[in-house]
RNA sequence: GGUUCCUUGGUGUAGUGGUUAUCACGUCUGCUUUACACGCAGAAGGUCACGAGUUCGAACCUCGUAGGGACCA
Numbered sequence: 001g002g003u004u005c006c007u008u009g010g011u012g013u014a015g016u017g018g019u020u021a022u023c024a025c026g027u028c029u030g031c032u033u034u035a036c037a038c039g040c041a042g043a044a045g046g047u048c049a050c051g052a053g054u055u056c057g058a059a060c061c062u063c064g065u066a067g068g069g070a071c072c073a
Base pairs, nucleotide, nucleotide: 001072002071003070004069005068006067007066010025011024012023018056027043028042029041030040031039049065050064051063052062053061
């Protein structure tokens, strides 16, 4: 330099154009316990990497940018 893949709460993930973005772990609160842990109930936490475009409508399609991985040279 070329080809290709990935980027979604603190972490790991689901989602392949439609109304409130999913689940698990973690965090916080309550119940339970002498206390802790486990368990149960509830809550907070996401500008879906950034920008532009297509569309009635974009996390999802297209282009560019940034970061990371693999292969080729």
Predicted 3D model of a 73-nucleotide RNA (transfer RNA) from Branchiostoma lanceolatum. It matches the Rfam family "tRNA". It is annotated as a transfer RNA. The prediction has a mean pLDDT of 81.